[in-house]
RNA sequence: CCACUAGGGGUGCUAACUGCUGAGAUUGACACCAGUCAAAUCCCUUUGACCUGAUCCGGAUAAUGCCGGCGUAGGAAAGUGGUGUA
Numbered sequence: 001c002c003a004c005u006a007g008g009g010g011u012g013c014u015a016a017c018u019g020c021u022g023a024g025a026u027u028g029a030c031a032c033c034a035g036u037c038a039a040a041u042c043c044c045u046u047u048g049a050c051c052u053g054a055u056c057c058g059g060a061u062a063a064u065g066c067c068g069g070c071g072u073a074g075g076a077a078a079g080u081g082g083u084g085u086a
Stems, first nucleotide, its partner, number of pairs: 001082005006045004012020002026039005050075003056069004
């Protein structure tokens, strides 16, 4: 670095399937306050996705974790086989 199996995580904003960012923001069911569950997709498995702090702070935007801070923060899910280099 690759493969197989197993496991972990997210699914936002907006009047508007309209627009924005992104690897990814999709579908269905339940519910009707908001969310919950499942599947698909995508990402990650300590070289760590993602979560907490957060109803946070500053700056942009029609709006939003959109950007930066917080962050050398605290937590967070692995085995086998193969190949190459030193």

Record summary:
A computed fold for an 86-nucleotide RNA from Veillonella magna, annotated as TPP riboswitch aptamer (THI element). Its mean pLDDT, the model's own confidence on a scale to 100, is 76. The source organism's lineage runs through Bacteria, Bacillota, Veillonellales, Veillonellaceae and Veillonella. Rfam family: TPP riboswitch aptamer (THI element). Rfam links the family to the GO term thiamine pyrophosphate binding. From the family's description: Vitamin B(1) in its active form thiamin pyrophosphate (TPP) is an essential coenzyme that is synthesised by coupling of pyrimidine and thiazole moieties in bacteria.